A computed fold for a 381-nucleotide part of an RNA from a metagenome, annotated as large-subunit ribosomal RNA, domain III. RNAcentral holds the full RNA, with entries from SILVA. Rfam family: Bacterial large subunit ribosomal RNA.
Context: one part of a larger RNA
Order: sequence, then structure tokens, then C1' cells
RNA sequence: GAGUAACGACAAUGACGGUGAAAAACCGUCACGCCGUAAGCCCAAGGGUUCCAGCGCAACGAUAUUCGGCGCUGGGUGAGUCGGCUCCUAAGGCGGGGCCGAAAGGCGUAGUCGAUGGAAAGCUGGUUAAUAUUCCAGCACUUGUUUCUGCUGCGAUGGGGUGACGGAGAAGGUUAGGCAAUCCACCUGUUGGAUGGUGGUUUAAGCGUUUAGGAGUGCCCGGUAGGCAAAUCCGCUGGGAUUAUCUGAGACGUGAUGACGAGGCUCUUUGAGCUGAAGUUGCUGAUACCCCGCUUCCAAGAAAAACCUCUAAGCUUCAGGCAGAUACGAGCCGUACCCCAAACCGACACAGGUGGGCGAGGAGAGUAUCCUCAGGCGUUU
Repeated sequence: GAGUAACGACAAUGACGGUGAAAAACCGUCACGCCGUAAGCCCAAGGGUUCCAGCGCAACGAUAUUCGGCGCUGGGUGAGUCGGCUCCUAAGGCGGGGCCGAAAGGCGUAGUCGAUGGAAAGCUGGUUAAUAUUCCAGCACUUGUUUCUGCUGCGAUGGGGUGACGGAGAAGGUUAGGCAAUCCACCUGUUGGAUGGUGGUUUAAGCGUUUAGGAGUGCCCGGUAGGCAAAUCCGCUGGGAUUAUCUGAGACGUGAUGACGAGGCUCUUUGAGCUGAAGUUGCUGAUACCCCGCUUCCAAGAAAAACCUCUAAGCUUCAGGCAGAUACGAGCCGUACCCCAAACCGACACAGGUGGGCGAGGAGAGUAUCCUCAGGCGUUU
């Protein structure tokens, strides 16, 4: 230079009360303003205690701070069903023997790892200062073992089926959601008239009809050079009688004389307890479900296990399998909190970057745009 520039998006603050040594910034109330396919909600990755409570203000916070993602102390993450491992495989990795190579090592069969994929099963409500599909209440489901009863050819690392899959397009049936109302409760009003505000929710599983729809041959008797052996299985082939059979959203009843619920009452009143009306109808309507469907096209669109079935060796008064009943069991790890961000990646409480799901109303073709719900904020001079 200079007490100058700046104090990190121009979303915006104001009043009153509280606390306190001290309040523009903390807490409460009332207004105002901003976002609202987000600046709301839930996950993955990543972070790792930042979560909650009490105490505190040196430093950190671009100012002050009684406040804080800061300091100190204490507390907090509860699972048969959510996710991972105890299962399976993909790309890819490793790889005993093996091949190659001066060495180091490279490649690679068997095999073994490896999810971003496949594979059993849970919903609703309540509860904490902080966890909940985990605790509690109610109603469910899966799987394994023991014992008993009845029936019985069981048996795999092998065979077969299934699992099992592309793009585009179109139509139908539904649901989630939304809207409206003359149904309920409360408040208020009236000149001839009922106007305003609030709420109207209900799961999975199980049962029955199984529905709109889709696939379409299923069944019985023969033969059989294939499926590395065998097969009653699959495939191929001949005959017969019949329309079977499989799949399938959703709806109805039940679950539920429960729970929730505006409001009301009581009390020890930033809260707790009790009680509790209506809980229907119509319209609209998805990119969600039926649908891994249908039609069509060429570039012809994972694998393995689980599951079903067939036999081999073997066992065959056993063991094993099927059905029912019964009793018992279900291990380990994660679970707090942030997650388009002040907590992740950017040296910062940085106008940058960051995968997925939900994402309401009016106007609108629309997730555009403007204004608003729920919810969250006014960006630390």
C1' cells in the first nucleotide's frame, strides 16, 4: 500500500420470549422467503464414530458464537427370512503333474478361486435420546434333525430335462398412484341457500373360485443302430383313446370383534396415558405386473449349481425314498451415521465430479417450465 480488496453463487429475513458475562447468527413461537424429478426420501461405493447425551470454547468454523461434522466424558449398531460366507458358475486369476525357457520365469489340462448374474423362506403396527423387515405384539413362512405310523426299489462326481436369457414394435387386462363426492367428526355462519378446515388406511402368508389371458399337446401300448457303460429317463419312430395338461397378473372372502385413525379427556405437560367417528362410491391411470408372453427382424442373442427324473457299482428283514404326525434346531460377519454431500474424490466446511431406486398436485405431450404438497432449508460476516 491499507484498515483497502475479500469474507466462496443476489434463496431474505423480521419480531417477541428463553439461556447467557456477552446474542444479527444458539433454543422456542409467530410471520416472511427458497427448493420441491429436489436443495425431499432410501440404497450401493467410499468414509469410519462424523450418530446420541452431558459438560466446554484455547485451537478448528473465512466474523461473533452460549452453537457445531470442534475438545473431553459417557452411551449407541440385537436377524433362520435383509446383504455376504457356510452353494453355483462368467470374464478373468491361480494352477499339482505337463510343455517351453540360460536363470528369473511363461503357457496351460485336471482342479481351485472369482458377482456385477443363478439359487429356500416376513409382513404390518408399536417402541429408543440414539437400532430396528433385527427388539416387542399380532399373524406367517423356509429348511434340517430326532422319534413314531403307513406305504415303498433305493442309489451318482454319470445320462436327460429344467434352470436359460437378443433387439424392436403393438394390443389387451390389471394394479400402484391420483382426483372428486351429497359418508363421518369438529368449528363457524345464516338475508333466500352449508360454506370452510381435518381425516377416511389396512400387510405377507394360507384357503376357495380360480379370472382376463398365454403356451399347447398331455395320457396309454409297442419298437429302437443315438445320449462314451446302463436306463423304465431323454431322443427317434408306429399305433390308440381323448381334449386334457401347464402357466397366469389381478379381484373376492379370510387374516382383522385386531391394528391405525381426525378429534376428545386426564396428568407429574419441550411429554405420557386413556378413549376413539367414518373408514364407502365413482372417475382417471402408469415407463410397474400379466410379459422370460405375443408379433416381427437378423447380427441369432452366458455358464454352472440348486430342482425334477433315469439308471451303474452297491445295498436289498438293514440302509434309503415318499406321505403324515411329533419334538428340537437354524452357525459366522455386516447393520450407528453421511451418501449429488460441510462426513466420498478434488490440499479447504471448495459454485467441480459421483452408480441405482422412489419422486405428489394445478396448467402441460412431458421427469420441460412456473407455482405449490409431504419434507427440507434461508447457503457462518